c-di-AMP riboswitch aptamer (ydaO/yuaA leader) from Actinomadura viridis, 176 nucleotides, folded computationally. Its Rfam family is "c-di-AMP riboswitch aptamer (ydaO/yuaA leader)". Gene Ontology terms of the family: regulation of gene expression and cyclic-di-AMP binding. RNAcentral holds the sequence, with entries from Rfam. Its mean pLDDT, the model's own confidence on a scale to 100, is 77. The source organism's lineage runs through Bacteria, Bacillati, Actinomycetota, Thermomonosporaceae and Actinomadura.

[in-house]
RNA sequence: CGGCCGGACAAGCCGAGUCCCGCGGCACAGCUGCCCGGGAGCCGGGAACCCACAGUCUGCGGGCCCGGGGCGUUCAACGCCCCGGGCCUUCGACGGGGUGAAUUCACCUCCUGGUGAUAGGGCUGACUCCGGCCCGAACCCGUCAGCUAACCCGGUAGGCGAUGAGGAGAGGAGAG
Numbered sequence: 001c002g003g004c005c006g007g008a009c010a011a012g013c014c015g016a017g018u019c020c021c022g023c024g025g026c027a028c029a030g031c032u033g034c035c036c037g038g039g040a041g042c043c044g045g046g047a048a049c050c051c052a053c054a055g056u057c058u059g060c061g062g063g064c065c066c067g068g069g070g071c072g073u074u075c076a077a078c079g080c081c082c083c084g085g086g087c088c089u090u091c092g093a094c095g096g097g098g099u100g101a102a103u104u105c106a107c108c109u110c111c112u113g114g115u116g117a118u119a120g121g122g123c124u125g126a127c128u129c130c131g132g133c134c135c136g137a138a139c140c141c142g143u144c145a146g147c148u149a150a151c152c153c154g155g156u157a158g159g160c161g162a163u164g165a166g167g168a169g170a171g172g173a174g175a176g
Stems, first nucleotide, its partner, number of pairs: 012160003018040005024035004041156006051146001055094003059091001061089012095144001096141004104117005120135005127169004
């Protein structure tokens, strides 16, 4: 001097996840920290009228309707058979929902896996556009919940972050 790994500092980032109070508890020499309780703010769920919705698939059977062909008839009406289409129905099978941006598709496969893409989402130091870089998970309820005022219930976590630092516009502040 360069590379790699780890740690600290923490302006900042994702997210609703912040702030205040307690003649409450614990720890402490102290600052203060954690837990519990209450409140504010923020977030989420349930819950009327009205409105909306009231399903999908496969197979056999049954009923009705339409079209075509054939047969019974000299013809027509009518009846039967075959094919195609539509509607209804018996039996059988399948759940549904919530937080979140995180949904869906294709291919592969040595699988609860991999690759690529995608609805959607984030960052780029308040905003917009362009460009660039990323995410596209996980968990929960338990047969039950559309929307929804009053009302009722719940959450207020967790995880990241330094050798890099884009362009333009709008807009604002400060200084002279």